Transfer RNA from Parcubacteria group bacterium CG1_02_50_68, 76 nucleotides, folded computationally. Model confidence (mean pLDDT): 82 of 100. Lineage of the source: Bacteria > Bacteria candidate phyla. RNAcentral records the identical sequence in 7 taxa.
[in-house]
């Protein structure tokens, strides 16, 4: 210098062909318990790494860029 993969909730991840974002765990409340845990019910939380573009509409397509991983090349 080049190729490929990844970046989505506090954590680990999903998201088919663009149609307006979800699961598990965690957290909060309530029920249950003498209390804790476990269990059950309910709830809060992200505009998808960042900046643009295309589109009626973008996590998804295009361009640039940041960070991480991996492979190759150059120099020696």
């Nucleotide at each position: 210098g080049g190729g490929c993969c990844g970046u989505u909730a506090g954590c680990u991840c999903a998201g088919u062909u663009g149609g307006u974002a979800g699961a598990g765990c965690a957290c909060c409340a309530c029920a249950u318990u003498u209390g804790c845990a476990a269990u059950g019910u309910g709830g809060g939380g992200g505009u998808c790494g960042c900046a643009g573009g295309u589109u009626c509409g973008a996590a998804u397509c295009c361009u640039g860029u940041a960070c991480g991983g991996u492979c190759c090349a150059c120099c020696c």